RNA sequence: GGGCCUUUAGUCGAGUGGUAAGACGCCUCGUUCGCAACGAGGAGACCGCGGGUUCGAUUCCCGCAGGGUCCA
Numbered sequence: 001g002g003g004c005c006u007u008u009a010g011u012c013g014a015g016u017g018g019u020a021a022g023a024c025g026c027c028u029c030g031u032u033c034g035c036a037a038c039g040a041g042g043a044g045a046c047c048g049c050g051g052g053u054u055c056g057a058u059u060c061c062c063g064c065a066g067g068g069u070c071c072a
Base pairs, nucleotide, nucleotide: 001071002070003069004068005067006066007065010024011023012022018055026042027041028040029039030038048064049063050062051061052060
C1' cells in the first nucleotide's frame, strides 16, 4: 500500500427498509432472622462518524475512523 470481515445498552449479543430481542449486570418489591438463590416489576442503546438513495435507513451505496485477518 491492497483485499476481506467487523463497529448495536456497563458487558455479551440477535435483528430487519417502517424508530431495536435476549442474557448477564444495575434499581425496586416479595420471600428470609439476615445473606444468597428464587419470583415479580423497572430504568438503560435509536444502532462508530459524515454524506447519498428512499415517503422512510440501524438495515442499501460512498467516504473516513477504530478493531481483526490475509497478501505485498
Transfer RNA from Candidatus Iainarchaeum sp., 72 nucleotides, folded computationally. The RNAcentral record of the sequence draws on ENA. Its mean pLDDT, the model's own confidence on a scale to 100, is 82.